Annotation
Transfer RNA from Bosea sp. (in: a-proteobacteria), 72 nucleotides, folded computationally. The prediction has a mean pLDDT of 81. It was read from a public genome assembly. Rfam family: tRNA.
RNA sequence: GCGCCCAUCGUCUAGCGGUCAGGACGUCGCCCUCUCACGGCGAAAACCGGGGUUCGAUUCCCCGUGGGCGCG
Numbered sequence: 001g002c003g004c005c006c007a008u009c010g011u012c013u014a015g016c017g018g019u020c021a022g023g024a025c026g027u028c029g030c031c032c033u034c035u036c037a038c039g040g041c042g043a044a045a046a047c048c049g050g051g052g053u054u055c056g057a058u059u060c061c062c063c064g065u066g067g068g069c070g071c072g
Stems, first nucleotide, its partner, number of pairs: 001071007010025004018055001027043005048064005
């Protein structure tokens, strides 16, 4: 330099044109307990950036950024 793949809560991930963007772990609060832990209930927390297509984009296309793999 070229090609391919990936980017979603703090972390790991589901989703795939119309969902209140879901789950697990973690965090916080309440209950439980003499206390802690465990357990139960609840809460906060995310679509890498910019364009384009579309009535509508996290999802499709382009460019960029970052990461991974391969080739030279």